Two RNAs folded together computationally: RNase P RNA and transfer RNA, 457 nucleotides in total. It holds a member of the Rfam family "Bacterial RNase P class A". It is annotated as a ribozyme. The prediction has a mean pLDDT of 79.
[in-house]
Order: sequence, then structure tokens, then C1' cells
RNA sequence: GCAGUAGCUCAGGCGAUCGCUCGUUCGUUCAGGGCGAGAGGAAAGUCCGGGCUCCGCAGGGCAGGAUGCCGGGUAACGCCCGGUGAGGGUGACCUCGAGGAAAGUGCCACAGAAAACGCAGACCGCCCGAGCCGAGUCAUCGCCUCGGGUAAGGGUGAAACGGUGGAGUAAGAGCCCACCGCGCAGCCGGUAACGGUUGCGGCACGGCAAACCCCAUCCGGAGCAAGGCCACGUAAAGGGGCGUUCGAGGGUAGCCCGCCCGAGCCCCAGGGUAGGCCGCACGAGGUGCGCGGUGACGCGCAUCCCAGAGGAAUGAUCGCCAAGCUCGCAGGGGUAACCCCGCGGGCUCUACAGAACCCGGCUUACGAGCCACUGUGACC
RNA sequence: GCCCCCGUCGUCUAGAGGCCCAGGACGCCACCCUUUCAAGGUGGAAAUCGCGGGUUCGAAUCCCGCCGGGGGCACCA
Repeated sequence: GCAGUAGCUCAGGCGAUCGCUCGUUCGUUCAGGGCGAGAGGAAAGUCCGGGCUCCGCAGGGCAGGAUGCCGGGUAACGCCCGGUGAGGGUGACCUCGAGGAAAGUGCCACAGAAAACGCAGACCGCCCGAGCCGAGUCAUCGCCUCGGGUAAGGGUGAAACGGUGGAGUAAGAGCCCACCGCGCAGCCGGUAACGGUUGCGGCACGGCAAACCCCAUCCGGAGCAAGGCCACGUAAAGGGGCGUUCGAGGGUAGCCCGCCCGAGCCCCAGGGUAGGCCGCACGAGGUGCGCGGUGACGCGCAUCCCAGAGGAAUGAUCGCCAAGCUCGCAGGGGUAACCCCGCGGGCUCUACAGAACCCGGCUUACGAGCCACUGUGACC
Repeated sequence: GCCCCCGUCGUCUAGAGGCCCAGGACGCCACCCUUUCAAGGUGGAAAUCGCGGGUUCGAAUCCCGCCGGGGGCACCA
């Protein structure tokens, strides 16, 4: 220099002029003036989890949904942290929806002889025996057919019923042996996942659960257009259905049971208002310091108050500085690839993007910088 | 702001793990028929299954994340 890995930070600054929203204050009122505050790391997607509010209880069962190695953090989570195991990368490091396939059901196309566990399965091959034919140096050998043995070898496939080596055999085979793998049991380490080790078993148990399912844990529903108050207004009219102890309807997604309330409820077509206030800005809040913890995070003290609009404010112009890119220089420095510094000009004047009840996460979009680390080439 | 649904040739659609490098209809193109056009007949082209990952031997189909489009929801009596 190039390529890469991990973590963190910032999101241009200052001044002038003209505006916007809110609060406060001056002003008898109006008009207006002063002062203060005024978007984000994602405000986004609405994918999870909570707070808050309402539904008379939010009781039991079924159904449904979500999560899924272990331990911890948290208000909670599908998030985060630390480990374990598996996989990927030369490496820094990264990824994992990672419970159960010896409870059951289902699927495994094509190819292949055989595709699912049953002493599985003989297409080619190998071996033994019999028959026929041929050759023959009369030892036998070969083609074909039939019967049997064989899962070592070939072939098919994503996958073929442990792997490698030896012993053994007619040829072979966990048939036997060693190592590896697998399963079971014990011991040791660890909170645990798991790891290590010893012994036994000759192998019994293919894959798929992001197929049904089983197991464990969690989940009542709806959402600020929740919900409360006030004002304005009408045709509190009309039609249809169900119901009043033979109980409609109500526990805001489905069914049943229990308990409770209970005289109204639903639909059709139409009418009226589409105004104001609260909810609504002090909160799992921010910043700093100290302590505990590997860490996520927790505890204590101090300090600060930090947007609240409602077609929706938070902006525009100019100047200076900073930053980046680019062009130029008889400039300076370094041995050099070429780099750095300096001066001058031009451009961008910033990327992604705009709060709408509020928080914690995830995901996605995106500019610049810093620090640490890895691999590698060239030059000195 | 909140809550739902959908995405396959130009258009409308079938599909629901393998029989699908995706079938059908209308439309398009070429040829035949006709003096010509239409109709009819024969043949053909046309799909990154919205995009990117993952599960599986195998994905339009199953799962996750994005993108795009569409719909609904105010109060009163």
C1' cells in the first nucleotide's frame, strides 16, 4: 500500500438578517415587544416486549399462538451478556430456529437389484457344487445354464444397515483382534450445558419435526381513533329480527363449564356534529463521580429539567471557519514506489432521513472519523 | 396514528414439497385457408414465481427479513 475483522464516537460550528411553534413575562384590552426552549440514531418498518387506559371476574378446560443448548441480566422480551457444542474462515474472527426421530403417524421423487430397520437386499463381480459343450501337453482350463454361499470390490443415488488396518476364509463377513466412532454404566472436573477418563456391549439406533406431533415454559382481549369531561346539533323519527325468569345480550379473537349483571340488543337505510379541554410530557429520565460484577447490568451520591404540533412548528439567505473531493504549482522535505507539508482555484456546502401517548429491543436505510487486531505484496 | 389482506407470462388465473427450468384462457407473432379481412386450423414466443437469505437431497409451495400495492377503523342519538 491492498484486502479484511471487531469495537466506539460524531452527525458540521459561529455570527447577522428575515420568519415558525410552545412556555413565560410586559402591556387595562387589541396590536405588539422582551426572555427561554424547540427532532433522530435511526424519529422509519410496526417485527417483538412492557408501561398506561378501558372491557363487571379475567376462574377452569379445550382449541390457538409463541419460544426452545446451559447459566445470568431485565419491568418484560423472540432482546442482551458470559459459557458449551457444531459449522465456516489461512487468520483476526464470524454464524447457528442448537429440546425430542429406541411415543406414534407421515414423506424420502428420479435413478437403482434393493429406500426404510425385517436375521433388509444378489444387478455386475468373487467363491463352491452340478450339468452340457469346446479345447487340451490328459494335470486341467474356458463359455453357457442351474443350485447355493458372500455385503469385501464395482455401479445407482442426497442417503445402501459403522470406518481403517490385520488375522481368518473356498470367497467373504464384528465371525475375531487393535484403534477410531456409537450406545450403556461408573468415577473425576464444572451451578449447568458439557468435557475428561475407566469398564462393558460387538453395533442394536438412516434422514426430515422451518411435516403432523410429543415434552417443557409463557400468553385474557383490545388499543391514545384506548379512555374521561364539556359544548353544538337532529327526525332521540322509520323498517326488520331476537328477547324479558322457557333469559336476548354482556367478561371486545373461537367453543364449553362455573360465577355474576341483566331489559334491552342486533341489522338495514338515513340524520346530526366533525369544535374545545384532559389523557400529554418527571420518566424502568439524562449527565458526572464512586463501588460491585469478566460482562449484560445493578447500587449509592451529586446535579439537571430537556419538543409537545394538530394538515401538523423546529426553516431560509448571506458571510467566516472547519471537513471532504478534485485540479494546478520551475515551492519545501524524504534514497525511492510515491507520500507528506505548504499555497492557490473549483465543487459539495452535507449521507440516511422529520417526533404525533411513552419507554426497552430487533430489523432496515445511511455519511464521516478514531482505536485495536489479522492476512498479504512490493520497496528501503 | 392503529389494525388487516395481497403479490405467478402483456392481462386474468391453476398450483398447496419431486410428476413443474411452472399449466390454461384472452391477447401477440409466423404459416395455412380466402381475391382480401374476420372467423377457423397448425405451430411458436412470452414468467429473475415481487426481492434477499435460510430449512430440505430437492422450494412458486415451508420459515425469516425487506419491497411494492390495496382495504378498514371518529363521535352522537